Predicted 3D model of a 74-nucleotide RNA (transfer RNA) from Endozoicomonas acroporae. Model confidence (mean pLDDT): 81 of 100. Taxonomically the source falls in Endozoicomonas (Bacteria, Gammaproteobacteria, Oceanospirillales, Endozoicomonadaceae).
RNA sequence: GGCUAGGUAGCUCAGUUGGUUAGAGCACAGCAUUCAUAAUGCUGGGGUCGGCAGUUCGAAUCUGCCCCUAGCUA
Numbered sequence: 001g002g003c004u005a006g007g008u009a010g011c012u013c014a015g016u017u018g019g020u021u022a023g024a025g026c027a028c029a030g031c032a033u034u035c036a037u038a039a040u041g042c043u044g045g046g047g048u049c050g051g052c053a054g055u056u057c058g059a060a061u062c063u064g065c066c067c068c069u070a071g072c073u074a
Stems, first nucleotide, its partner, number of pairs: 001073007010026004019057001028044005050066005
């Protein structure tokens, strides 16, 4: 350099054929429970969906370019 897969919450990930509120588990905070802690239950905060453009009434999802990660190849 070429090819393939991927980038979504602090971490690991889901998100169906583009469709009306962006989610799960863990973690974090508060409350309940306990003599206290852990465990458990309830509630809550936290996201430019890697970046910039394009297509569309509508984009995490489709297209182009760029950046980053992993693998293969020369």